[in-house]
Molecule: Glycine riboswitch aptamer
Organism: soil metagenome
RNA sequence: CCUCUGGAGAGCAGGGACUCGAUCUCGGUCGACCCUCACCGAAGGAGCAAGCGGCCUGGCCUCCACGAGCGGACCGUGAAUCUCUCAGGUCGCCGAACAGAGG
Repeated sequence: CCUCUGGAGAGCAGGGACUCGAUCUCGGUCGACCCUCACCGAAGGAGCAAGCGGCCUGGCCUCCACGAGCGGACCGUGAAUCUCUCAGGUCGCCGAACAGAGG
């Protein structure tokens, strides 16, 4: 990486001109699509703790002095099933992190 299997969560929300599809008793109905609000986190994406590294700092300690050490600030690196909710998703299907088996 491929195949198979398992795989959670959240609106059966409200509104809608035109268009498309299905259905129809030709009045409509359902879905796609658009808008609004609410919500979910397990495609993807983003953020960070300790630690480590760098640099600054006499704040503390030591010292003849220098230095070293401790502490603190800043920068870099740094994980997730944590956090964010951009994207995605909220009947079903599809998708789905992750796990198992095989290649």